Description
Predicted 3D model of RNase P RNA and transfer RNA as a complex of 451 nucleotides. It holds a member of the Rfam family "Bacterial RNase P class A". Rfam classes the family as a ribozyme.
RNA sequence: AGAGUAGUCGAGGUGGCCGCUCCACUUUUUGUGGGGAGGAAAGUCCGGGCUCCGCAGGGCACGGCGCUGGGUAACGCCCAGUCCUGGUGACAGGAAGGAAAGUGCCACAGAAAACAUACCGCCCACCAAAGAGGCCCCUUUGGUGGGUAAGGGUGAAAAGGUGAGGUAAGAGCUCACCGCCUUGCUGGUGACAGCAAGGGCACGGCAAACCCCGCCUGGAGCAAGGCCAAAUAGGGGGACGCAAUUAGGUGGCCCGCCGAGUCCCCGGGUAGGCCGCUUGAGCCUGUUGGUAACAGCAGGCCCAGAUAAAUGGUCACCGGCCAGUAAAGGGCAACUUUUGCUGGCAACAGAACCCGGCUUAUUGACUGCUCUGACA
RNA sequence: GCGGGAAUAGCUCAGUGGUAGAGCCCCACCUUGCCAAGGUGGUUGUCGCGGGUUCAAGUCCCGUUUCCCGCUCCA
Numbered sequence: 001a002g003a004g005u006a007g008u009c010g011a012g013g014u015g016g017c018c019g020c021u022c023c024a025c026u027u028u029u030u031g032u033g034g035g036g037a038g039g040a041a042a043g044u045c046c047g048g049g050c051u052c053c054g055c056a057g058g059g060c061a062c063g064g065c066g067c068u069g070g071g072u073a074a075c076g077c078c079c080a081g082u083c084c085u086g087g088u089g090a091c092a093g094g095a096a097g098g099a100a101a102g103u104g105c106c107a108c109a110g111a112a113a114a115c116a117u118a119c120c121g122c123c124c125a126c127c128a129a130a131g132a133g134g135c136c137c138c139u140u141u142g143g144u145g146g147g148u149a150a151g152g153g154u155g156a157a158a159a160g161g162u163g164a165g166g167u168a169a170g171a172g173c174u175c176a177c178c179g180c181c182u183u184g185c186u187g188g189u190g191a192c193a194g195c196a197a198g199g200g201c202a203c204g205g206c207a208a209a210c211c212c213c214g215c216c217u218g219g220a221g222c223a224a225g226g227c228c229a230a231a232u233a234g235g236g237g238g239a240c241g242c243a244a245u246u247a248g249g250u251g252g253c254c255c256g257c258c259g260a261g262u263c264c265c266c267g268g269g270u271a272g273g274c275c276g277c278u279u280g281a282g283c284c285u286g287u288u289g290g291u292a293a294c295a296g297c298a299g300g301c302c303c304a305g306a307u308a309a310a311u312g313g314u315c316a317c318c319g320g321c322c323a324g325u326a327a328a329g330g331g332c333a334a335c336u337u338u339u340g341c342u343g344g345c346a347a348c349a350g351a352a353c354c355c356g357g358c359u360u361a362u363u364g365a366c367u368g369c370u371c372u373g374a375c376a
Numbered sequence: 377g378c379g380g381g382a383a384u385a386g387c388u389c390a391g392u393g394g395u396a397g398a399g400c401c402c403c404a405c406c407u408u409g410c411c412a413a414g415g416u417g418g419u420u421g422u423c424g425c426g427g428g429u430u431c432a433a434g435u436c437c438c439g440u441u442u443c444c445c446g447c448u449c450c451a
Base pairs, nucleotide, nucleotide: 001372002371003370004369005368006367007366008365009364012318013317014316015315016314017313018312020036021035022034023033024032025031038348042359043358045357046356047355048354049353050221051220052219053218057255058254059253060252063216064215065214066213067081068080069079070078071077082096083094084093085092086091097212098211102210103209104206105205106204119152120151121148122147123146124145125144126143127142128141129140130139131138160178161177162176163175164174165173179201180199181198182197183196184195185194186193187192225275226274227273228272235266236265237264238263239262240261248258249257268450269449271448282301283300284299285298286297287296288295289294320345321344322343323342324341325340326339327338328337329336330335377447378446379445380444381443382442383441386400387399388398389397394431402418403417404416405415406414424440425439426438427437428436
């Protein structure tokens, strides 16, 4: 100098005045005191608490997840590792089980796209013709039959790779190295790694295609749900039933369970209040265990509860960053430091039952550690 | 607040992973004295946007943007 990574704060601070909302107390015309948005309150993508569905039972379907070990109330989250890929490196990314169970797909091009195959080429045999009369050899051309996956060409992908030997030409045909497979040993809880022996190689790709394997899952959501009050036409239509089964309770199905009047539609009424509602897997500090995520222990603290929806406005002072300009100082210079003045900037966004995550949006400032290069 | 769905040509909609289509509209020509109707031909496109899987994505997966629909209480 350029990178990588982890993290903190989050647009200020203090005071005055005027307001809004909740709580407590009071002498209740009111007054005093205290609390009052976020790291994402957002998207509603996962997981839980809580509430109701009589129980939350069994099975199927649909669906979700998918390397290993751990953390957690739980997770698709987090931590630590393995392997692969990218990078010189610090480091980053990975929906990362199975394609030697089955089915399916692989367009176009190409001979062939998966029980392999022969278009060009290469090689062998035979036949025919030509090489200025005939025959043999040889050469060339054509045809037929066979061998060959080395070479060409097609494609995203062509049936282990490179080299040597070998051969009519070739080929794991043989050998060396690399890769692959099988077996064994060693290390590791494990994913896996290392080593040794054997096998000439069988097994193309796609599972964010169906599927198989393993694990998980009952549904709905605070407009859940409960209580009080007010009001009217307790109206009309339809379905099924009245004793063992429909409808319904369940939002896909079946079994099981409940079950006398139940359900649906139209029409009507009320647009009020209370509980749920904020003390919770809570926050801070210290310490212990653990690489860490996290957990235990001790002490301290209480930190928004609104309902058309509060958390604001204004004034003064002090600040932050950027640009311009002036003065002074430093420097050969480029430039830089301090002070003053002027102007500008200050993001993303706002609770609505509550938590743990993920994702997305976001301005600027600051801090720690690490890597690479150059110079001394 | 909670739940569900959609986005493809100017409009309404199709579209098995393999060159994006139909109807209406628009343009040109034919026909007519002119217009309409009719006939022939043609232009039609960031498949909302950004990533990923795959040889290949409108289609499969993830994120995001916009729009639409439904859900209170009493009897």

The coordinates come from a structure-prediction model, not an experiment, and the mean pLDDT is 77.